[in-house]
Molecule: Glycine riboswitch aptamer
Organism: Sphingomonadaceae bacterium
RNA sequence: AGCGUCGCUGCGGGAGAGAGCGGAUCAGUCCGCCGCCGAAGGAGCAACCGCCCCCGGAAUCUCUCAGGCCAAAGGACCGCAGCGGCGCC
Numbered sequence: 001a002g003c004g005u006c007g008c009u010g011c012g013g014g015a016g017a018g019a020g021c022g023g024a025u026c027a028g029u030c031c032g033c034c035g036c037c038g039a040a041g042g043a044g045c046a047a048c049c050g051c052c053c054c055c056g057g058a059a060u061c062u063c064u065c066a067g068g069c070c071a072a073a074g075g076a077c078c079g080c081a082g083c084g085g086c087g088c089c
Base pairs, nucleotide, nucleotide: 002088003087004086005085006084007083008082009081010080011079012078013077018034020033021032022031023030024029035069036068037067041065042063043062044061048057049056050055
């Protein structure tokens, strides 16, 4: 130098679900009611993995606490680049 892997940063892509009803507010928003979404986060274990059991880890699955349901913002995940750690050669 190269490859792999993990983390961070930048750029690009990135879905779903009421522009719902009522009230307050100049706007922005807030409160209440009902109906929904799953891909921030969180929780769960029955998939799966470690190792046969115990046990542990744990998903894009499940739950919807949180979050979201015009746009904006956010957004799991994917790609590229840079930086750092580790491993291989």